[in-house]
The part of an RNA shown here (small-subunit ribosomal RNA, 5' domain) has 525 nucleotides and comes from an uncultured Bacteroidota bacterium. The coordinates come from a structure-prediction model, not an experiment, and the mean pLDDT is 83.

Context: one part of a larger RNA
Parts: sequence; C1' cells; structure tokens
RNA sequence: GAUGAACGCUAGCGGCAGGCUUAACACAUGCAAGUCGAGGGGCAUCGCGGAGUAGCAAUACUUUGGCGGCGACCGGCGCAAGGGUGCGUAACGCGUGAGCAACAUGCCCGCAACAGGGGGAUAACCCGAUGAAAGUCGGACUAAUAUUCCAUAGCAAGUAGGAGUGGCAUCACUUUUACUUUAAAGAUUCGUUGGUUGCGGAUUGGCUCGCGUGACAUUAGUUAGUUGGUGGGGUAACGGCCUACCAAGGCGGUGAUGUCUAGGGGUUCUGAGAGGAAGGUCCCCCACACUGGAACUGAGACACGGUCCAGACUCCUACGGGAGGCAGCAGUGAGGAAUAUUGGACAAUGGGCGGAAGCCUGAUCCAGCCAUGCCGCGUGCAGGAAGAAGGUUCUAUGGAUUGUAAACUGCUUUUGUAUGGGAGCAAUAAUACCUACGUGUAGGUAGAUGAGAGUACCAUACGAAUAAGCAUCGGCUAACUCCGUGCCAGCAGCCGCGGUAAUACGGAGGAUGCGAGCGUUAUCC
Repeated sequence: GAUGAACGCUAGCGGCAGGCUUAACACAUGCAAGUCGAGGGGCAUCGCGGAGUAGCAAUACUUUGGCGGCGACCGGCGCAAGGGUGCGUAACGCGUGAGCAACAUGCCCGCAACAGGGGGAUAACCCGAUGAAAGUCGGACUAAUAUUCCAUAGCAAGUAGGAGUGGCAUCACUUUUACUUUAAAGAUUCGUUGGUUGCGGAUUGGCUCGCGUGACAUUAGUUAGUUGGUGGGGUAACGGCCUACCAAGGCGGUGAUGUCUAGGGGUUCUGAGAGGAAGGUCCCCCACACUGGAACUGAGACACGGUCCAGACUCCUACGGGAGGCAGCAGUGAGGAAUAUUGGACAAUGGGCGGAAGCCUGAUCCAGCCAUGCCGCGUGCAGGAAGAAGGUUCUAUGGAUUGUAAACUGCUUUUGUAUGGGAGCAAUAAUACCUACGUGUAGGUAGAUGAGAGUACCAUACGAAUAAGCAUCGGCUAACUCCGUGCCAGCAGCCGCGGUAAUACGGAGGAUGCGAGCGUUAUCC
C1' cells in the first nucleotide's frame, strides 16, 4: 500500500459499488418455463346469442358448440438458453497460433425446384375394473401440420464405370453414363403464412496439432488395448473409439510413473522495474447438478427444476406400496470470527411461444438491510481580551496554559424540519396518414403504456438550529506534566518499562495524528 474481511469504541447524510471466503452440509414454504385455438377433436369453466319452463315484469332455472373464448387432451416450438456452484480436473482443461482434402449446424438469410392420390390407428370424451394413495388396466367412438402406403424428383445419397482439372500424402473438384433408394400439410380474413428437397451464406459447435500453463526425486522405472499393422464394427466425423488376428512395441533424468495441491484466462494487488502474490465482483472457456451408472428424445443433452437402475438420506402409508432432490430467487437449521428481504415490476433491456394483441420470464430493472469499501458533503462563518470564571500546573501576594476558545455582537442556511411544485428513463405497439424503394419493408408525423416514485430535483419559510469521535504521546515515531501504584497491579510490534521522585503501568490536565470514522487482528506485496 491492499482486502469479498472480522473484532473493539464511535456514528449525521448522499452517490456508486460489494455482501456464506466455513458444510458441493441438510432443507419447511412460495415462486424461478412456458406458449400457440391462425394445426386438431372437442366443451370442464366464464360470457354472449337462440330455445324452453315459472312469473305481469325485472329476473331465476333448464337446455343448446351457434359465437367470443378455453381447463384437460393430441400436435408444434421451447425446455441443451438464461440462472447457480467450483466438487472433480495438472488435462488439448485453459491461453495463444494453426489445421479439418476427416465433420455437423434447429431457428435466420439468399437461390432453384416441388407439394398428386390413398390407408389404418390413438388420446381426450363415454362405459367399466382395480388400488389407502401414487396411479394403473380393459371396452366402445373420433380428429389433425400426429402416423403410414403409393406416385413423382435430382444439382441429393449409394454402387459400378468414362473424361478432364488441381493439389498437401491419403486424395479433392468438375462433367458424364447406368442402376438403386428416399419427400411434402395444411390454415386463411385471400393479403399471406406455413410444408418438402437441394445448393450457398451466416452463426454455433465437434475433432486434431505446435508452444505455454503447479509442488515433491525422502516418487526411477512405467505400460497389456499397452505401441503399431490388417480385416470388421461404430460415429456427424478422424482415431484402439470398440472388436478378431498379427507384430513387439510406446513413454522416461529435456523428469515418465506415482503422491499431494489446484478450475483456467482476461484481469486484480504490490513493486521504479524485473518479479512476487491472488483469480471474490464483471466478461470468456471448462466441469458439475443428492452419490454412482446408463441411455431415450432431439438440430443440439448423455439433460439443475426429464427418464431408468443402484445407493445413502428424508417424508407418506391401509405395510401391499409410493414420493423427493435450493451448487435458481428469497428463506430455515447447522457450521462459523463472519456475509442481506420468505420485497416490487415486467415500465426499460433481453429471452421463449405467437401473424398479432398478448402470456411467461426470482434473467433483468428496481426497492429493503449492512460505515463492508471508494468518493463527496456537513457538524457553521466573521468579529470578539476583562486574555472572564472554572480546571491543570509552577520558582505560587504573582505567573503559565486551556484560549479567540467561551460569553457577547453580526452573518449564512449546505444539511435538517415543514409546505408547495415535480422529472429523464418512452423507444414505440395496435391504429391512422405521408414519403422512399417498388409490394412489404424502412423512415417520418400523430397515437396507449413507469415498478422504481410523488423518488431525484426545484422553490418558499424557520432557526446555529439536528450532527465528533478514535488511537497515541520512552526511542524507532508527530506529541509532557501532575497524582496514584511500588518487580505489585500492569504495559509491550522490537528494544524494553515497573523494586518510593515511572514523560513506558492506572487516572487527570495538556498535546499529536487521523476524522464519520479510528484502532486491533488476519493475509499478500
């Protein structure tokens, strides 16, 4: 000098930041991922309309998918993002630079082409069975952008051949012939929007390699799919990735193997630098989601709020069987020196779905708590000597000091209190009009929407009013006297103080340093 700090004493305000470093310990409760009726059958609920019954009527009741809409269900997209944590990992994990002629890529953009005809089911609903429950099973019915068959198709894929061009070794690309194999879906307000195939782009990922990236040699040998080859399998793709056979290799004193420790980087702290230390907040990458294992779906997961199996733990049970996973946001217990609210809003930014309106969003934006840090402001300003009183002290009729300090006089009102006004953050959506390009986009004008918040800020009134402490004073080290104590009580970072005149202990007066903080402790340079 620094800190995600803690402790002691003290404390007026604001802005900006930060806030479980320990038990990746266990978790009550609520919320954190839905959305689309412009895909579908439908109608549990609400509203409208129609019909019927009662009533003079208002109205009430019943009924009716006709309409708005919509619980549950089928279907689509999303749930692989966002958010959390740092257990594991000394590794192509990360950083940096290359490569893939060995690869994939939903949504998005551009280009080209296409969409003909049929079939069988199933959920919901209905009926029934069973179970304490979680739930499960059976029967009958029905739809689709669900599913399936046929047709059509090549610049697609596969097999077999021909020709050409190029390279970086395996080879790549272009062109051509034959055969084989795969496609589609509708909705519509008629404006569109979606569907299928192929090529290209963009983005995102996968894989490979060079170099860099801890400690210990009181770890010296290590390795059996091990190292390489051939055939086969597998993958989006290369590869012992897997498998059969064959060979006997591979790594190592330039540190293999083993053990211990650890997420990595941008960065942060310190230092003149070289270096040393750290990796909290923010950003990028990685890993993990009660522990271990596994796959399914999907463009993408071997999936935090999905599935299955095993285990530990907790809960329910009718004892037969079931349910759960906060290292999401709050919150609880425990551990600890120690770390916050079971808050508000989707107004903005961003994300998912949707044509849109919109819905969802503990991402996010805000508010609450904490001097935890940094920065800023204030606690008055000017005058004022009888140098007052009081305190302390001395060489004591007197002086010194507290001290211009106070009183007193004048001034100001930051802050505070009261009253009144009051933002920016809002861009635009629906919709209307205009303009441009030239047929759906962009721009302009008008036009809803603010959680924070009646907050920030501004004005007026009042009145010095509401606001100072902490540590130290032997030397290092700025700051000295008196009293008490008497090697006691105590102090102390080091040297060292204290045994009767202690500037070193305790108190007082005074002084010094910093100041809404000041000291102590811990850690790093």